[in-house]
């Protein structure tokens, strides 16, 4: 690529540096961040999936591999369910797609 478990409302720079336009995964649509430097990189943090240390076990630590670091996966598509409202709206729930990390197969 693919399957298959898990897990997605918490956490993490109010003045660290670099650099110079977009960005929030796709497509619509909405809502936002952004020349008071965003986004990405590098520090720094943050968390404990895996390893690994320690341990009767479970909590631990944070060394090794990842990951993550505005906004719930920023939100909404699709099915149902209830409420309102009375033209196809508007609100919660609930599952589903999809998709993002880890950790096994293939």
């Nucleotide at each position: 690529c693919u399957c298959u478990u898990a897990u997605c409302a918490a956490g993490a720079g109010u003045a660290g540096g670099c650099a110079g336009a977009g960005g929030g995964a796709u497509u619509u649509g909405g809502c936002c961040c952004u020349a008071u430097g965003a986004c990405g990189c590098c520090c720094g943090g943050c968390a404990a999936c895996c390893g690994g240390c320690a341990a009767a076990a479970a909590a631990g630590c944070a060394c090794g591999g990842u990951g993550c670091u505005a906004c719930u996966u920023c939100c909404a598509a699709c099915a149902g369910a209830c409420a309102a409202a009375g033209a196809g709206u508007u609100g919660u729930c609930u599952g589903g797609a999809a998709g993002a990390u880890a950790a096994g197969a293939g």